[in-house]
Context: one part of a larger RNA
RNA sequence: UGACGGGGGCCCGCACAAGCAGUGGAGCAUGUGGUUUAAUUCGAAGCAACGCGAAGAACCUUACCAGGACUUGACAUCCCAUAGACCAGUCUAGAGAUAGACUUUCCCUUCGGGGCUGUGGUGACAGGUGCUGCAUGGCUGUCGUCAGCUCGUGUCGUGAGAUGUUGGGUUAAGUCCCGCAACGAGCGCAACCCUUUUCCUUAUUUGCCAGCGGGUUAAGCCGGGAACUUUAAGGAUACUGCCAGUGACAAAUUGGAGGAAGGCGGGGACGACGUCAAGUCAUCAUGGCCCUUACGACCAGGGCUACACACGUGCUACAAUGGUCGGUACAAAGGGUUGCUACCUAGCGAUAGGAUGCUAAUCUCAAAAAGCCGAUCGUAGUCCGGAUUGGAGUCUGCAACUCGACUCCAUGAAGUCGGAAUCGCUAGUAAUCGCGGAUCAGAAUGCCGCGGUGAAUACGUUCCCGGGCCUUGUACA
Numbered sequence: 001u002g003a004c005g006g007g008g009g010c011c012c013g014c015a016c017a018a019g020c021a022g023u024g025g026a027g028c029a030u031g032u033g034g035u036u037u038a039a040u041u042c043g044a045a046g047c048a049a050c051g052c053g054a055a056g057a058a059c060c061u062u063a064c065c066a067g068g069a070c071u072u073g074a075c076a077u078c079c080c081a082u083a084g085a086c087c088a089g090u091c092u093a094g095a096g097a098u099a100g101a102c103u104u105u106c107c108c109u110u111c112g113g114g115g116c117u118g119u120g121g122u123g124a125c126a127g128g129u130g131c132u133g134c135a136u137g138g139c140u141g142u143c144g145u146c147a148g149c150u151c152g153u154g155u156c157g158u159g160a161g162a163u164g165u166u167g168g169g170u171u172a173a174g175u176c177c178c179g180c181a182a183c184g185a186g187c188g189c190a191a192c193c194c195u196u197u198u199c200c201u202u203a204u205u206u207g208c209c210a211g212c213g214g215g216u217u218a219a220g221c222c223g224g225g226a227a228c229u230u231u232a233a234g235g236a237u238a239c240u241g242c243c244a245g246u247g248a249c250a251a252a253u254u255g256g257a258g259g260a261a262g263g264c265g266g267g268g269a270c271g272a273c274g275u276c277a278a279g280u281c282a283u284c285a286u287g288g289c290c291c292u293u294a295c296g297a298c299c300a301g302g303g304c305u306a307c308a309c310a311c312g313u314g315c316u317a318c319a320a321u322g323g324u325c326g327g328u329a330c331a332a333a334g335g336g337u338u339g340c341u342a343c344c345u346a347g348c349g350a351u352a353g354g355a356u357g358c359u360a361a362u363c364u365c366a367a368a369a370a371g372c373c374g375a376u377c378g379u380a381g382u383c384c385g386g387a388u389u390g391g392a393g394u395c396u397g398c399a400a401c402u403c404g405a406c407u408c409c410a411u412g413a414a415g416u417c418g419g420a421a422u423c424g425c426u427a428g429u430a431a432u433c434g435c436g437g438a439u440c441a442g443a444a445u446g447c448c449g450c451g452g453u454g455a456a457u458a459c460g461u462u463c464c465c466g467g468g469c470c471u472u473g474u475a476c477a
Base pairs, nucleotide, nucleotide: 001477002476003474004473005472007471008470009469010468011467012466013465015461016460019425020424022422023421026316027315028314029313030312031311032310033309034307035306042053043052064302065301067299068298070296073125077124078123079121080120081119082118083117084116088103089102090101091100092099093098106115107114108113127291128290130289131288132287136285137284138280139279140278141276143274148187149186150185151184152183153182154163155162156161167178168177169176193268194267195266196265198236199235200234201233202232203231208225209224212223213222214221239262242256243255244254245253246252318418322377323376324375325374326373327372328371334365335364336363339358340357343354344353345352346351384415389410390409391408392407393406394405395404431453432452433451434450435449436448437447
């Protein structure tokens, strides 16, 4: 100087407390461990691995396994020889890779050759998702959006170092004020950026429709309008600016006014010096080591989907604040030409057959759902719950056996609110309800977004956990 203390002081955080809803019990989905297997490819391991890499394993992906075939190679450059093509098509054998046969057949030229492509050969080399993340770059997690981490000059100390950065207040903040052997500065904080909330100006189509006219069973449907809404460009607004109290005449804080909004208005992006030899050699790059008729490359099949079990994360429930049936209302944000599809017809339905518009504020996905209004069920393993299984189908796709999603009929399991323990959340939040997107031929209860309805509680900081500052002890570094 740090680190540590079941030392002290001050302070903060959904850390506790106060509440709400869960997990832990059930069934299923998914990841992991274990076991099994020819293979169940590899990585991730307390928080910070476990719906994680994977924004999507039937083939492909694919790295794994058994089998069949290749050896300058599936891919790149150079050299030599050879052909004129390459591509494409047909037939035969085969699971295919591949092998054989047939058809077809370039450009420029100074005629020496050159370009391009195929085949063969030789070796230089290619290739490796092989090892080492404890050789590395890059990227990322984490403490933590915590308020800290440092430097120059000066001063003090023999020195390591100290001071500044401590102290009195204050703040979300090393934020600001005052004081002070310190005076300044840098990286962080904040602000500048995006979004949301209010208003103004401009613009007026594909969006809008107040007033005028036409028109319809109805409808901005039409003429038209530029008010309103919206859209998207530019601006304005909030700054403790004003008033009062407190305070040290400060910083600030408490209350109030006005205001759409008030003291950081809400949300996002943004992550200091560093810590964990944290994670990643399987995104990529890369040193070293290793393989080179194989640890490389091709093919079809299987596996990654196994299943006495254990754990994590979720979904659906156990019902009446509910289930079922009928009627009826209101979003936002997105996607669409290899696409989204109105409408009609067929089907109980998944869908199919026609047909129309849209490269989209124009057409379309699209029905929002919870809600509201009625009806029914009456506390029951039920008109709750939907697992499982049988049958019949639809769609995607060469192909749904291993191993897809969906539909219909039948079946109708566990489950009556969950032990010890444990997670999230402070407001448009939790809870609850639906909608969209990426990936994607098909395949979400996951992920990323969007809106609808919309709470309860916080006395307080003694205690648990984590963190910041000062101080003290130490046989620790």
The prediction has a mean pLDDT of 83. Small-subunit ribosomal RNA, 3' major domain from an uncultured bacterium, 477 nucleotides, folded computationally. Rfam family: Bacterial small subunit ribosomal RNA. Its family is annotated with structural constituent of ribosome and ribosome in the Gene Ontology.